[in-house]
RNA sequence: UCCGAUAACGGCACACCCGGGGAAACCCGGGGCCGCAAAGUCACGGGCCUGCAGCGCUUGCGCCAUGGCCGCCGGACUGCCGAAG
Numbered sequence: 001u002c003c004g005a006u007a008a009c010g011g012c013a014c015a016c017c018c019g020g021g022g023a024a025a026c027c028c029g030g031g032g033c034c035g036c037a038a039a040g041u042c043a044c045g046g047g048c049c050u051g052c053a054g055c056g057c058u059u060g061c062g063c064c065a066u067g068g069c070c071g072c073c074g075g076a077c078u079g080c081c082g083a084a085g
Base pairs, nucleotide, nucleotide: 002085003082004081011036012035016031017030018029019028020027021026034071040077041076042075044074045073046072047069048068049067054063055062056061057060
């Protein structure tokens, strides 16, 4: 350095609930813990979500990101510990 143990110290916190922000996705705080060896950070590539504004007409749909998701995958940067190999 790779690697990831019925190791050790710890860490984070799905769903859901409460309060707040937002058009929404979603985000923030508190509670809560399904799980996670990066479930730390970054929207760089892919993908997914929403559809404000705008456009189209079939007046409710369709298109649509400049909005969102890193706990979807890949990539980049950083990081605790040290079994076996």
Molecule: c-di-GMP-I-GGC riboswitch aptamer
Organism: Armatimonadota bacterium